[in-house]
About this RNA
Predicted 3D model of a 74-nucleotide RNA (transfer RNA) from a Hadesarchaea archaeon.
RNA sequence: GGGCCCGUGGUCUAGUUGGCUAUGACGCUGCCUUUACGGGGCGGAAGUCCAGGGUUCGAGUCCCUGCGGGCCCA
Numbered sequence: 001g002g003g004c005c006c007g008u009g010g011u012c013u014a015g016u017u018g019g020c021u022a023u024g025a026c027g028c029u030g031c032c033u034u035u036a037c038g039g040g041g042c043g044g045a046a047g048u049c050c051a052g053g054g055u056u057c058g059a060g061u062c063c064c065u066g067c068g069g070g071c072c073c074a
Base pairs, nucleotide, nucleotide: 001073002072003071004070005069006068007067010026011025012024019057028044029043030042031041032040033039050066051065052064053063054062
């Protein structure tokens, strides 16, 4: 330098023929249970989907540019 893939709560991740209020687990946290801890039960908070622009009535999802990461080739 060229090609391909990826970027969603603190972490991992579902969601891509565009269409209700973005999914689950772990973690965090309140209450109950326990002498305590752990475990268990019932709840809660936490994301606007890497950034900017475009298409559209409508974008996490499509297009362009940039940034970051991974793999391959040179």

Its Rfam family is "tRNA". From the family's description: Transfer RNA (tRNA) molecules are approximately 80 nucleotides in length. It is annotated as a transfer RNA.